This is a predicted structure of a 398-nucleotide RNA (Bacterial RNase P class A) from a Pseudomonadota bacterium.
It matches the Rfam family "Bacterial RNase P class A". Rfam links the family to the GO terms ribonuclease P activity, dimeric ribonuclease P complex and tRNA processing.
The prediction has a mean pLDDT of 78.
The model forms 91% of the base pairs in the Rfam consensus.
The source organism's lineage runs through Bacteria, Pseudomonadati and Pseudomonadota.
The sequence is in RNAcentral, with records from ENA.
RNA sequence: GGAGUAGACCGGAUGGCCGCCGGCAUCCUUCAUUGAAAGGAUGCGGGAGGAAAGUCCGAACACCGCAGGGCAGGGUGCUUCGUAACGCGAAGUCCUGGUGACAGGCAGGAAAGUGCCACAGAAAAUAUACCGCCCCGGUUUUUACGGGGUAAGGGUGAAAAGGUGAGGUAAGAGCUCACCAGCACCGGUGGUGACAUCGGUGGCUUGGUAAACCCCACCCGGUGCAAGACCAAAUAGGCUCUACUCAUCCGUUAGCGGAGAUAAGACGGCCCGUCUGAAGGCUUUGCCGGGUAGAGCGGGUAGGUCGCUUGAGGUUGUGGGUGACUGCAACCCUAGAUGAAUGGUCAUCGCUCCCUUUUCGGGGAGAACAGAAUUCGGCUUACAGGUCUGCUCCGGCA
Numbered sequence: 001g002g003a004g005u006a007g008a009c010c011g012g013a014u015g016g017c018c019g020c021c022g023g024c025a026u027c028c029u030u031c032a033u034u035g036a037a038a039g040g041a042u043g044c045g046g047g048a049g050g051a052a053a054g055u056c057c058g059a060a061c062a063c064c065g066c067a068g069g070g071c072a073g074g075g076u077g078c079u080u081c082g083u084a085a086c087g088c089g090a091a092g093u094c095c096u097g098g099u100g101a102c103a104g105g106c107a108g109g110a111a112a113g114u115g116c117c118a119c120a121g122a123a124a125a126u127a128u129a130c131c132g133c134c135c136c137g138g139u140u141u142u143u144a145c146g147g148g149g150u151a152a153g154g155g156u157g158a159a160a161a162g163g164u165g166a167g168g169u170a171a172g173a174g175c176u177c178a179c180c181a182g183c184a185c186c187g188g189u190g191g192u193g194a195c196a197u198c199g200g201u202g203g204c205u206u207g208g209u210a211a212a213c214c215c216c217a218c219c220c221g222g223u224g225c226a227a228g229a230c231c232a233a234a235u236a237g238g239c240u241c242u243a244c245u246c247a248u249c250c251g252u253u254a255g256c257g258g259a260g261a262u263a264a265g266a267c268g269g270c271c272c273g274u275c276u277g278a279a280g281g282c283u284u285u286g287c288c289g290g291g292u293a294g295a296g297c298g299g300g301u302a303g304g305u306c307g308c309u310u311g312a313g314g315u316u317g318u319g320g321g322u323g324a325c326u327g328c329a330a331c332c333c334u335a336g337a338u339g340a341a342u343g344g345u346c347a348u349c350g351c352u353c354c355c356u357u358u359u360c361g362g363g364g365a366g367a368a369c370a371g372a373a374u375u376c377g378g379c380u381u382a383c384a385g386g387u388c389u390g391c392u393c394c395g396g397c398a
Base pairs, nucleotide, nucleotide: 001394002393003392004391005390006389007388008387009386010385012349013348014347015346016345017344018343020047021046023044024043025042026041027040028039029038030037031035049369053380054379056378057377058376059375060374061224062223063222064221068272069271070270071269073220074219075218076217077216078092079091080090081089082088093107094105095104096103097102108215109214113213114212115209116208117207130154131153132150133149134148135147136146137145162180163179164178165177166176167175181205183202184201185200186199187198188197189196190195228306229305230304231303238297239296240295241294242293243292244291245290246289248259249258250257251256264276265275266274280288281287282286313332314331315330316329317328318327319326320325351366352365353364354363355362356361
């Protein structure tokens, strides 16, 4: 100097004028004595991000009377640690890629079972004999042909019954042996562990795939701020249909009151358990009504307040830890809108680019992704331009 790799930050600043929203304090006005009040004046503070996006995870909080047990269903999947928790983060182990710094991981189980591996090939896992090699018959010899043996050589394929060498054999084969690799078992050393490494024995060695179904281990109530709570107002506690039903006992002033049942109902699917739990008269063969569960039609309201921002919060210092993170102390309060505020303009400076000037300087243009809506911890995605730091490789110089 070049090429990479990992991480952090900025992405405008200052001031004036005008405008918007909200908080606190003081004062005034209106309505109706109040308050779901409304309006105004003055002063002092505050007001959109690193992703506010995606809605992919986890929670806080709220409601569902049982949230209790189980099934179904869903999630995660190497080890250890962190965290309120997580499918997240940190550190590591192993595998893959890279010269490397580093990056990625679809990282439990294939000997519980089922399935799949196209095409090619003889054969794709209890899986073979296409070519070939050897022996016998046949034959003058050989070939064609038939029988038996074989899986070392060749071919197909992503993958075909461990590799190299020697012996042995009719020819071959872990058939036997030596050295390796793999697997199983028994041990040593290091590590909390995943694992790493070393030694011994052994049979010779039985594909892959689970982000295929599945098995195993661990975890999980549901719905969600349009959750929910309160106030005010209005309407037709309307009409129709379906199923099941109005039973029993006690008292009675005969109006009614009470008790235990049954039907039925009860967070989103099912079961158990548990809880709640109905409703009658008369002029009696009919009539008028009622209850529980469901379905449909129709009507009213769609207003206001709370939830609503003090938090698993932030900043600084200090201690612990490789780190994620965490202990202690001090200081700080930093939007709360509701068809939806947080803006406009002027000036100066800054950044990037273009033109011009010997230089100083001058002129012009531009500025990425993108706007809170209950809050927080993550992940993923988008981002013009720029700054800083660590590390790796290549080249050159001293």